[in-house]
């Protein structure tokens, strides 16, 4: 980058550091010096991929190695939108 295949109303936060923005975009609304954002440490959630077992099966289960995630339904509405995983 492409496929447009899968998921997106469930779930899970503390500390250190930084120091003013953040929630993708437009509108709204909200969070924020009682500390935004980034980074680091530890902790946690989930189970897409991997692994193991199982099934007629593309089924079901175990596990937690590789990702992902831990304000608000992807915050809400909109759109030819976005994010993540998988495959090439």
């Nucleotide at each position: 980058u492409a496929g447009u295949c899968a998921u997106c109303c469930a779930g899970a936060g503390c500390g250190g550091u930084u120091g003013a923005g953040g929630g993708a975009c437009g509108g709204g609304c909200c969070c924020u010096a009682u500390g935004a954002u980034g980074c680091c440490g530890c902790g946690g959630c989930a189970a897409c991929c991997a692994g193991c077992g199982u099934u007629u099966a593309u089924u079901c289960g175990c596990c937690a190695g590789g990702u992902g995630c831990c304000a608000a339904u992807g915050c809400c509405c909109g759109a030819u939108c976005g994010a993540u995983g998988c495959u090439a």
The RNA shown here (SAM riboswitch aptamer (S box leader)) has 88 nucleotides and comes from an Actinomycetes bacterium. The sequence was found by an Rfam model in a public genome assembly.